Predicted 3D model of a 71-nucleotide RNA (transfer RNA) from Candidatus Methylomirabilis sp. Rfam family: tRNA. By type it is a transfer RNA. Lineage of the source: Bacteria > Methylomirabilota (SeqCode) > Methylomirabilia (SeqCode) > Methylomirabilales (SeqCode) > Methylomirabilis (SeqCode). Its mean pLDDT, the model's own confidence on a scale to 100, is 84.
RNA sequence: GGGGGCGUAGUUCAAUGGUAGAAUAACGGUCUCCAAAACCGUGGACGUGGGUUCGAUUCCUACCGCCCCUG
Numbered sequence: 001g002g003g004g005g006c007g008u009a010g011u012u013c014a015a016u017g018g019u020a021g022a023a024u025a026a027c028g029g030u031c032u033c034c035a036a037a038a039c040c041g042u043g044g045a046c047g048u049g050g051g052u053u054c055g056a057u058u059c060c061u062a063c064c065g066c067c068c069c070u071g
Base pairs, nucleotide, nucleotide: 001070002069003068004067005066006065007064010024011023012022013021018054026042027041028040029039030038047063048062049061050060051059
């Protein structure tokens, strides 16, 4: 240099173009003599720009970052 894959919550992962979810972590509460565990609850995210569309995490495109293959 060329080709391919990936990018969503602090972390690990879902989401068939129609209100973005789970687990775990964090925080609050219940329980307990205290703590842990268990249970209940709360906040928290679509890499950036542009395009298509009534509507984009999803489709297209450029860029950025990471990984793999290769001259």